[in-house]
Context: one part of a larger RNA
């Protein structure tokens, strides 16, 4: 000096910040990912004779759920950090170029009839679509044995636009590989059979022992291989004149993870936190046959801990999805609540005032001191109170915060001080109690009757809304 701190004692406001460092323990309730009737049919309930037109809900279907939010348990690694590489991919987005034709078949919701306790499910009969599925064409496409061959498309509506399809480029993601760097232990010396390297397949978006086959014996290691320990990394924090040491909370940027374990499906993109399937432990229903469920998201609970918060408001801004809009949804975000946990700032009055007032306290009893400190007298009115106005943030509407800052006016010193210390190191003494006793101490040491070191009390010295004291770093 510093801190994501706790503990004591004390404690008035504001502003900005920051709040489970431990149990990656285990979770009761709500939420936190929806959206689109301009893709489709239906149902029902208003209006209407109907035609329709509005809403509302379940259903096909698009997109989105890979983003954003969370934690750091694993990982000594091409995981990060830095320079490179390129044999790849890339929805939405941007630019150019071309097309958008011509059919079929079927399904879910709906009816009917079943099983089941329940979760949920089985048959039969309808029905649409930007959902399926054929044919056509076919270039700056892919393949080629250069003779060919393969391969698209959808519509919609308020008539102005939203689309849909191929194909090149761009931008943004994003995949792999290299070369430096990246804790500690030799009381860890040898290690490795897909191990290393070639051919050949295969697989992949894409190289590549990635996987196979089959062929060599080979590769790594004291420039410390391999095994243990421990631990995301970094940009950066702290702390020192610096070099360097510790540390990686909050803010960013990458990575890993999502009850433990493994596993693929959708899809541009995932082996997918609030998506499936299979084990595993645990919780919970059960009619015992079977089921459900993952908060290391935002609140909250229990546990464990020295220790760390509301089961709050709002989409008004900024952003993200959806949607042609109008809109929805958004515990991201904004903001409020709580907490001296940190930094700043403000106050708790200010000016006069000597008979040096009473009182405590010391005392050599003469007097010293507290101490201009009170009182008094004159003043202010920060902060809080109580009344009046009101906001930037919102270029036109739209404002949680918020009747908040913040402006004016009244009252009235009123509502605000307290911790530690005082032998030496170290700024600050005296008395009285205690008597090696109760205690005190970071070291040195203090206390066995006159203790400046223990307790208390005048006085004093330092910080001050704080102050000390522990524990960590330098």
């Nucleotide at each position: 000096a510093a801190c994501g701190a706790a503990c004591g004692c004390u404690g008035g406001c504001g502003g900005c910040a920051g709040g489970c460092u431990u149990a990656a323990c285990a979770c009761a309730u709500g939420c936190a990912a929806g959206u689109c009737g301009a893709a489709c049919g239906c149902g029902u309930g208003u209006a209407g004779c109907a035609a329709u037109a509005c809403a509302c809900g379940a259903g096909u279907g698009g997109c989105g759920c890979a983003c954003g939010g969370g934690u750091g348990a694993g990982u000594a690694a091409c995981g990060c950090g830095u320079g490179g590489a390129u044999a790849u991919c890339u929805g939405c987005c941007u630019u150019u170029u071309g097309g958008u034709u011509c059919g079929g078949a079927a399904u879910a919701a709906c009816c009917c009839c079943g099983g089941g306790a329940a979760a949920c499910u089985g048959g039969g009969g309808c029905u649409a679509a930007u959902a399926c599925c054929g044919g056509a064409u076919g270039g700056u496409u892919c393949c080629u044995a250069c003779g060919g061959g393969a391969u698209a498309a959808a519509g919609a509506u308020u008539u102005a636009u939203c689309g849909c399809c191929a194909a090149a480029a761009g931008a943004u993601g994003a995949g792999u590989c290299c070369g430096c760097g990246u804790a500690c232990g030799a009381u860890u010396a040898g290690c490795u059979a897909g191990u290393u390297g070639g051919u050949g397949a295969g697989g992949u978006a894409a190289u590549g022992g990635c996987u196979c086959a089959c062929c060599a014996a080979g590769g790594c290691g004291a420039c410390g291989a391999u095994c243990g320990u421990u631990a995301g990394c970094u940009g950066g924090u702290c702390u020192g004149a610096g070099a360097g040491g510790a540390c990686g909370a909050u803010c960013a940027g990458c990575c890993a993870c999502a009850c433990u374990g493994g596993g693929a499906c959708u899809g541009a993109g995932a082996c997918a936190c609030g998506g499936c399937c299979c084990a595993g432990a645990c919780u919970c229903c059960u009619a015992c046959g079977g089921g459900a469920g993952g908060c290391a998201g935002c609140a909250g609970u229990g546990g464990g801990g020295a220790a760390u918060a509301u089961u709050g408001g709002a989409c008004a801004a900024u952003g993200g999805g959806g949607g042609c809009a109008a809109c929805c949804c958004u515990g991201a975000u904004c903001c409020a609540g709580c907490c001296a946990u940190g930094c700043c700032g403000c106050g708790u009055g200010a000016g006069u005032g000597a008979u040096g007032a009473a009182g405590g306290c010391c005392u050599u009893c003469g007097g010293g001191u507290u101490g201009u400190a009170a009182a008094g007298c004159u003043c202010u009115u920060u902060u809080g109170g109580c009344g009046g106005g009101g906001a930037c943030g919102a270029u036109g509407a739209u404002g949680a915060c918020g009747g908040u800052a913040c402006c004016c006016g009244c009252a009235g010193a009123a509502u605000a001080a307290g911790c530690c210390c005082c032998g030496g190191c170290u700024a600050a003494c005296u008395u009285c109690g205690u008597g090696c006793c109760a205690g005190c101490a970071g070291c040195c040491g203090c206390g066995g009757u006159a203790a400046g070191a223990c307790g208390a009390a005048g006085g004093g010295g330092g910080c001050u809304a704080g102050c000390g004291u522990u524990g960590u770093u330098c």
Molecule: small-subunit ribosomal RNA, 5' domain
Organism: uncultured bacterium